A computed fold for a 477-nucleotide part of an RNA from an uncultured prokaryote, annotated as small-subunit ribosomal RNA, 3' major domain. Rfam family: Bacterial small subunit ribosomal RNA. Rfam links the family to the GO terms structural constituent of ribosome and ribosome.
Context: one part of a larger RNA
RNA sequence: UGACGGGGGCCCGCACAAGCGGUGGAGCAUGUGGUUUAAUUCGAUGCAACGCGAAGAACCUUACCUACUCUUGACAUCCACGGAAUUUAGCAGAGAUGCUUUAGUGCCUUCGGGAACCGUGAGACAGGUGCUGCAUGGCUGUCGUCAGCUCGUGUUGUGAAAUGUUGGGUUAAGUCCCGCAACGAGCGCAACCCCUAUCCUUAGUUGCCAGCACGUAAUGGUGGGAACUCUAGGGAGACUGCCGGUGAUAAACCGGAGGAAGGUGGGGACGACGUCAAGUCAUCAUGGCCCUUACGAGUAGGGCUACACACGUGCUACAAUGGCGAGUACAGAGGGAAGCGAACCUGCGAGGGUAAGCGGAUCCCUUAAAGCUCGUCGUAGUCCGGAUUGGAGUCUGCAACUCGACUCCAUGAAGUCGGAAUCGCUAGUAAUCGCAAAUCAGAAUGUUGCGGUGAAUACGUUCCCGGGCCUUGUACA
Numbered sequence: 001u002g003a004c005g006g007g008g009g010c011c012c013g014c015a016c017a018a019g020c021g022g023u024g025g026a027g028c029a030u031g032u033g034g035u036u037u038a039a040u041u042c043g044a045u046g047c048a049a050c051g052c053g054a055a056g057a058a059c060c061u062u063a064c065c066u067a068c069u070c071u072u073g074a075c076a077u078c079c080a081c082g083g084a085a086u087u088u089a090g091c092a093g094a095g096a097u098g099c100u101u102u103a104g105u106g107c108c109u110u111c112g113g114g115a116a117c118c119g120u121g122a123g124a125c126a127g128g129u130g131c132u133g134c135a136u137g138g139c140u141g142u143c144g145u146c147a148g149c150u151c152g153u154g155u156u157g158u159g160a161a162a163u164g165u166u167g168g169g170u171u172a173a174g175u176c177c178c179g180c181a182a183c184g185a186g187c188g189c190a191a192c193c194c195c196u197a198u199c200c201u202u203a204g205u206u207g208c209c210a211g212c213a214c215g216u217a218a219u220g221g222u223g224g225g226a227a228c229u230c231u232a233g234g235g236a237g238a239c240u241g242c243c244g245g246u247g248a249u250a251a252a253c254c255g256g257a258g259g260a261a262g263g264u265g266g267g268g269a270c271g272a273c274g275u276c277a278a279g280u281c282a283u284c285a286u287g288g289c290c291c292u293u294a295c296g297a298g299u300a301g302g303g304c305u306a307c308a309c310a311c312g313u314g315c316u317a318c319a320a321u322g323g324c325g326a327g328u329a330c331a332g333a334g335g336g337a338a339g340c341g342a343a344c345c346u347g348c349g350a351g352g353g354u355a356a357g358c359g360g361a362u363c364c365c366u367u368a369a370a371g372c373u374c375g376u377c378g379u380a381g382u383c384c385g386g387a388u389u390g391g392a393g394u395c396u397g398c399a400a401c402u403c404g405a406c407u408c409c410a411u412g413a414a415g416u417c418g419g420a421a422u423c424g425c426u427a428g429u430a431a432u433c434g435c436a437a438a439u440c441a442g443a444a445u446g447u448u449g450c451g452g453u454g455a456a457u458a459c460g461u462u463c464c465c466g467g468g469c470c471u472u473g474u475a476c477a
Base pairs, nucleotide, nucleotide: 001477002476003474004473005472007471008470009469010468011467012466013465015461016460019425020424021423022422023421026316027315028314029313030312031311032310033309034307035306042053043052064302065301066300067299068298069297070296073125077124078123079121080120081119082118083117086103089100090099091098092097107114108113127291128290130289131288132287136285137284138280139279140278141276143274148187149186150185151184152183153182154163155162156161167178168177169176193268194267195266196265198236199235200234201233202232203231204230208225209224212223213222214221239262242256243255244254245253246252318418322377323376324375325374326373327372328371334365335364336363339358340357344353345352346351384415389410390409391408392407393406394405395404431453432452433451434450435449436448437447
């Protein structure tokens, strides 16, 4: 100087408390451990691994296993020889592949040949998701959006170092003020950026429709309009600016006015010096080591989907603030050409047929759902719950056996609110309700977004956890 303390002081955080809803019990989904297996590819492992890499394993993916194959190789550059490229058919085979076979002769040319491409051969080499993240780059997590981390000069000390950065106030903040052997500065904080809340202005189609007409069963449907909404460019606006009080006359705090918004308005992006030899050699790159007729490459099938069990994360429930039936209302944000697919016909339905429009403020996906109105059920393992299983189908796709999603009929399991324990959340939040997208042929209860409805509680900081500053002890570094 640090680190540590079941030392002290001050302060903060959904840290506790006050509340609301969960998890832990059930069924299922998903990930992991374990076990099993020919293989169940690999990685991630307290917080900070476990719906994680994976924004999507039937084949492919795929790295694993089994079998069958190849050896200058599936891929790159160079050399020699041959052939344009390309293409039809047959046979063997699970296929890779092998053996025959048909058509075909192009482009440039200095007529030597050349440019692509294919085959054969030789070797230089290729190739490796093989090992080492404790050799590395890059990227990332975490403490933590915590308020800290440092430097120059000066000064103090023999020196390690200190001072500044401590102190008195204040703040979300090393934020600001005052004081001070310090004076300044840098990286952080804040601001500058984006979205959102109000207004003005410009513009007015595909969007809008107040007033004036026309028209319809109805609809901005039509003429027209540029007001309103909206769209998207530009601006205004919030700064403790104003008033009062408190305070050291300071910084600031409390209250008020005006205002759409008030003291960081709300949200996002943004992550200091560093810590964890944290994670990643399987995104990629890369040193070293290792394999080279195999640890490389191709193909078919299987596996990654196994199942006594254990854990994590979720979904659906256990019902009446509900289930079912009928009627009816209101979003936002996205996507669409090998695509989205209206209307019509058809099927109980998943769907199918035909097909308009749309590269889209125009058309489509697209009826949002919870809600509201009426009816029914009456506390029951039920008109709750939907697992499981049988049968029949639809769709995607060479192909749904291992191993897809969905539909219909039948079946109708556990479950009556969950032990110890434990998680999230402070406002348009929790809770609850649906919608969309990425990936994607198909395959979400996951993920990422979007809006609808919309609470309760916070006395307070004694305690638990984490963190910041000062101080103290130490046989630790």